[in-house]
RNA sequence: AGAGUUUGAUCAUGGCUCAGGACGAACGCUGGCGGCGUGCUUAACACAUGCAAGUCGAACGGAGCGAAGCCCUUCGGGGCUGAGCUUAGUGGCGGACGGGUGAGUAACACGUGAGCAACCUGCCCAUUACAGGGGGAUAGCAGCUGGAAACGGCUGGUAAUACCGCAUAAGACCCCGGGACCGCAUGGUCUAGAGGUAAAAGGAGAGAUCCGGUAAUGGAUGGGCUCGCGUCCCAUUAGGUAGUUGGUGAGAUAACAGCCCACCAAGCCGACGAUGGGUAACCGACUUGAGAGAGUGAUCGGUCACAUUGGAACUGAGAAACGGUCCAAACUCCUACGGGAGGCAGCAGUGGGGAAUAUUGGGCAAUGGGGGAAACCCUGACCCAGCAACGCCGCGUGAGGGAAGAAGGCCUUCGGGUUGUAAACCUCUGUCCUCGGGGACGAAAGAAAUGACGGUACCCGGGGAGGAAGCCCCGGCUAACUACGUGCCAGCAGCCGCGGUAAUACGUAGGGGGCGAGCGUUGUCCGGAAUUACUGGGCGUAAAGGGUGCGCAGGCGGCAGCUUAAGUUUAUUGUGACAGCCCCGGGCUUAACCUGGGGAUUGCAGUAAAAACUGGGCAGCUAGAGUACAGGAGAGGUAAGCGGAAUUCCUAGUGUAGCGGUGGAAUGCGUAGAUAUUAGGAGGAACACCAGUGGCGAAGGCGGCUUACUGGACUGAAACUGACGCUGAGGCACGAAAGCGUGGGGAGCAAACAGGAUUAGAUACCCUGGUAGUCCACGCUGUAAACGAUGGAUACUAGGUGUAGGUGUGGAGAACACAUCUGUGCCGGAGCAAACGCACUAAGUAUCCCGCCUGGGGAGUACGGCCGCAAGGCUGAAACUCAAAGGAAUUGACGGGGGCCCGCACAAGCAGCGGAGCAUGUGGUUUAAUUCGAAGCAACGCGAAGAACCUUACCAAGGCUUGACAUACCCAUUGAUGCAUUUUGUAAUGAGGUGCAGGUUUUCUUUUAGAAGACGAUGGGAUACAGGUGGUGCAUGGUUGUCGUCAGCUCGUGUCGUGAGAUGUUGGGUUAAGUCCCGCAACGAGCGCAACCCUUGUUACUAGUUGCCAGCGAGUGAAGUCGGGAACUCUAGUGAGACUGCCGUGGACAACACGGAGGAAGGUGGGGACGACGUCAAAUCAUCAUGCCCUUUAUGUCUUGGGCUACACACGUGCUACAAUGUCCGAUACAAAGGGACGCGAAGGAGCGAUCCGGAGCAAAUCUCAAAAAGUCGGACUCAGUUCAGAUUGUGGGCUGCAACCCGCCCACAUGAAGUCGGAGUUGCUAGUAAUCGCGGAUCAGCAUGCCGCGGUGAAUGCGUUCCCGGGCCUUGUACACACCGCCCGUCACACCAUGGGAGUUAAGGGCGCCCAAAGCCGAUGGCCUAACCGCAAGGAGGGAGUCGUCUAAGGCGAAAUUAGCAACUGGGGUGAAGUCGUAACAAGGUAACC
Repeated sequence: AGAGUUUGAUCAUGGCUCAGGACGAACGCUGGCGGCGUGCUUAACACAUGCAAGUCGAACGGAGCGAAGCCCUUCGGGGCUGAGCUUAGUGGCGGACGGGUGAGUAACACGUGAGCAACCUGCCCAUUACAGGGGGAUAGCAGCUGGAAACGGCUGGUAAUACCGCAUAAGACCCCGGGACCGCAUGGUCUAGAGGUAAAAGGAGAGAUCCGGUAAUGGAUGGGCUCGCGUCCCAUUAGGUAGUUGGUGAGAUAACAGCCCACCAAGCCGACGAUGGGUAACCGACUUGAGAGAGUGAUCGGUCACAUUGGAACUGAGAAACGGUCCAAACUCCUACGGGAGGCAGCAGUGGGGAAUAUUGGGCAAUGGGGGAAACCCUGACCCAGCAACGCCGCGUGAGGGAAGAAGGCCUUCGGGUUGUAAACCUCUGUCCUCGGGGACGAAAGAAAUGACGGUACCCGGGGAGGAAGCCCCGGCUAACUACGUGCCAGCAGCCGCGGUAAUACGUAGGGGGCGAGCGUUGUCCGGAAUUACUGGGCGUAAAGGGUGCGCAGGCGGCAGCUUAAGUUUAUUGUGACAGCCCCGGGCUUAACCUGGGGAUUGCAGUAAAAACUGGGCAGCUAGAGUACAGGAGAGGUAAGCGGAAUUCCUAGUGUAGCGGUGGAAUGCGUAGAUAUUAGGAGGAACACCAGUGGCGAAGGCGGCUUACUGGACUGAAACUGACGCUGAGGCACGAAAGCGUGGGGAGCAAACAGGAUUAGAUACCCUGGUAGUCCACGCUGUAAACGAUGGAUACUAGGUGUAGGUGUGGAGAACACAUCUGUGCCGGAGCAAACGCACUAAGUAUCCCGCCUGGGGAGUACGGCCGCAAGGCUGAAACUCAAAGGAAUUGACGGGGGCCCGCACAAGCAGCGGAGCAUGUGGUUUAAUUCGAAGCAACGCGAAGAACCUUACCAAGGCUUGACAUACCCAUUGAUGCAUUUUGUAAUGAGGUGCAGGUUUUCUUUUAGAAGACGAUGGGAUACAGGUGGUGCAUGGUUGUCGUCAGCUCGUGUCGUGAGAUGUUGGGUUAAGUCCCGCAACGAGCGCAACCCUUGUUACUAGUUGCCAGCGAGUGAAGUCGGGAACUCUAGUGAGACUGCCGUGGACAACACGGAGGAAGGUGGGGACGACGUCAAAUCAUCAUGCCCUUUAUGUCUUGGGCUACACACGUGCUACAAUGUCCGAUACAAAGGGACGCGAAGGAGCGAUCCGGAGCAAAUCUCAAAAAGUCGGACUCAGUUCAGAUUGUGGGCUGCAACCCGCCCACAUGAAGUCGGAGUUGCUAGUAAUCGCGGAUCAGCAUGCCGCGGUGAAUGCGUUCCCGGGCCUUGUACACACCGCCCGUCACACCAUGGGAGUUAAGGGCGCCCAAAGCCGAUGGCCUAACCGCAAGGAGGGAGUCGUCUAAGGCGAAAUUAGCAACUGGGGUGAAGUCGUAACAAGGUAACC
């Protein structure tokens, strides 16, 4: 510090996700030791049991025990005195601290800083003074007595540091009042004087004395109260408030105050957020962060609040009191049913809740607290120990050597690699561990005594590598890869995403990476996130400018002077507790931890100073703003009047059959006279031309002419005012169209509606009609893609060119030129911008103010509120869901977008196919099997250049199992085999014998001639293995098809662009061509095109047999048959030839095109081979090869028979025809290219023929297949289902073959089907082509209408590129990129999820009103009771109980509101694999889209 993820790729926007750190954690796996910390975050749920607050006998009276002494004694003991000990009660101090918890609380609760001249303070400290003399009770106790108990009652008697008078008394308090000083308003401080008021307690000690008591002042400590500032979310909470705000008086309090009461006034709080609702103890700090911030408020420390819930007071210095009291309520317990008892949010512990949080431990040794004179007692505060890897820190599980790189595992290309110096083995060490020995600090004294922890830490010695490693991850982010298993299953996943048979992503293993007594996961917080932007963001198109103006508050504000000191700045003072944090040190072996000093604590407050800037005050200025004056421009607004053209309607005339409308029609109108045309009239609405990216207006908007009223802007000049300004939350006003209300009006147009068309449908588009409405008046609505998708104001920042209004200068000038102000456009530089683009009319540079945005969907929806007559508008969420949604630009692809151009693409032609019969292939069906593959073009006479057996892969049946075939091992036999025949068995493969031919003792080495070894063959055996036309062409190689012989596809360097990319390759011409020329930020190059290759067309040369024969000779019935020839044809080798080379015209003087000459051939002469980058997961695992998987007495192999040849049908490709340009018969010409020895086979002969006999010749320019056919000549047929056509069938033959039944071909005779030129549709072909005619070859025993070749005869048409199909280039749009066979919308149906409404219903908290009213304080009180004081007494004062009253908790009743839950039914929304219906949008999306 960043990274992944939207796209084919790119840039930017934007969300989601990850890497880091932290935790009072939990869960999973694992777990050796120690130190220091931490440990109910949930039920402020309920609690058994024990402990957590007592102490003082030196305050008091008793009681009990009782050493010692004395007396008595029956010797058991009893009595008296009684030190000492214990202590229930009275009394004092303490139980208001310490400890726990965070429910409540949004508040002076907390933090911070001030104030109290408005206050209190036990114990403690200092100082001053005092303590005289009396009195009456009461508990305990005793007796009696009630009750189950808790707990009492009555009577009697008793003490005090308990209680009460009296005395004394100040500078205390009250009151009158004088003086001095001071302050901050009330006022405060000090101090003479008069009057009044209120005190006290004793105890211990032999004593000294000590501990106490009372009053007062001061201090210290602790508290109380007040104020400034700070302190969460919701405005879908906007108004709240009656003791409310203030005053006067009285009361209450320690004290101020409506704190309380009476009366008076009507205030007070609030957009700077009152009130209400929700949530929450606050802080020092902690976590994170560069910081600013954000989150948190465990442990430790400060404050507050609470103690089962609610209320209340008492006591006290202090409480509205956790382990006190009273009352009410809920709950639990006891009970004799009459009544009672209780409060762990103290420490342990239990139940419960929960993902989850410990021992019913030891000790007061230390620190601290209470009481006491002290000893001492108490102390679950505290100090320790226990449990828990919960956290942090430290240590260990060994160290060194050790290669045969062991074994095992895993992988493997089988060679090896890896685990790996790792192990073994050798040499060491001893932390933890274990045993033994020693043994603390913490203890402070004052000599001694005193340690829970603890025989712990630590030290010494002995022992032995022995007891101590796991967890997560390995597709990218992110460090680390292989094998097997699995097969969209099981599973993984933080995001992107993996898994459908070769998964580095699932599971396991090996290996590797990371961390390590831990490692992962989950949750939460900060970070990354500049993703709420103060630091530090934006708003033309990504989310985002309010529809527009006016304007209150608010914010901001021109020039210059004086002043002030609020902001601001400087200096200084106080404070910012401790701990924490940072720095420097110190102590535990180190660290964590503890500790000393310093810093920091960015804050708040006080004092002093400065005066530039901002603010305040005073007095000025004129450049901003405004007023007055002079002008001209304008669809600016409102009202009234007027005008012509056109549509429609009415009346009349002329006139006749149609009009109208459309892509084409129909509905409609018209013989009752339309349309058309002429004249007259009526009525409503809108104003052609002018008219212009012209004008005016704030926007919406405004268009005939005239008049009236009226707003604003502009220009000129510079008289006046003197900052009067800008913006503007709320507010007010205006605000297109549609819509609403009332009343008019209504010609045309026209939602709805009707009809006609179109269509699969057509509730649309088109047509004919047509009502609201459109128009007017008045009122409402308040929204628009209300757009420049661009808020307003001011200033500044290059130019060029139009246009509108005005002014000035020059000019004779209305011309023109220049200058200037205002408005409105275009182009363009800097700059800006993601790019597109903006660019003085900014989207540039700056300032001020307002509005708005923060991922997409849900949704501008729901609920609430406000507005509206309604329609609806404004404000405006959440649950849930997705990893994107969106912008600009790029390359493609596509378009029922455009332009240019090709192609038998269309057109023009010729011949076909589609109809028939047959052949053949395919689908389907059938079958035991009908083997498999090929599937639009580019499968279908295709693989198959040839299925009777074989082939053959299929089916049935029967055999074989190291196998039909390969390599290796062992044993036996043997050393060559082939042919024929026979026996036996079978459906068949089988087994055995014999003969003949061949070979003859035999292959090589050694050799002792016995043999051994090598090599080969056969048979047998065992194991490795063989075998597979079994699967996967979506694992592959190779080969092939196709776009397409289309003209394209790229690269290097340079340049442009942030980039993807562009340029080059586009443009102007031209070409068959990215062919060439010219131009150009490009210059070059490569693969393609063309050429080079083969063939054909002309010719020369060479050569001359098997081919040829002109001339010469011979010769025949004829014949290159022979001699000979080398001319010709031909054969087959080498050359020549054609290059737009020449001429003309056009073109740009180019490329090139057109025409011409010459030439056998002319503009690539014809044909072939040759196929760029790539596309189709195209085809083929069955040609072959091959990974993986599967099979192994079978999915292998052998055999027989069957099948691949089936047959209701459908399709493709062909053949033959339908006839006279024909068919048949007879006669008779002319090819080319090929084949031939397991072959072609002549002559001759036989047969009607297929064919047979025959065997010459020929490994071929020699012989042979071989007859070419159409053609030509002659004849027959005469338009018929025929002398056309030949299917089908019968009979008889021939050939091949082991074998023609299933299932071959041919011949002859007989039979003689459909068919008379073929619907929609569709194919081929542009010249030696189509058409037509025959010939050959491969395969092959046989089988050809197929395929591959060969030659013969030999046309027609092409205007042209509008249209169909395919293709190329440029351009345009795009929401497509699997690329239009794309994308995508809505209803409906089904499932699930969350949510709104909902008759109602349940609950909660709060407020209001009324009723009842406990305890209690306060007040009142006739009668009743009453020790201290007064009084001789009676009685009084005072007090008490009781009763009553105000207040009041809980409770009850009532009406509303709020929040939450549930709800029949209902509304839409979201998600889901392939559901249904249509086709709305994206291209002109087929009616441009959208608001």
The RNA shown here (small-subunit ribosomal RNA) has 1491 nucleotides and comes from an uncultured bacterium. The coordinates come from a structure-prediction model, not an experiment, and the mean pLDDT is 85. Rfam family: Bacterial small subunit ribosomal RNA.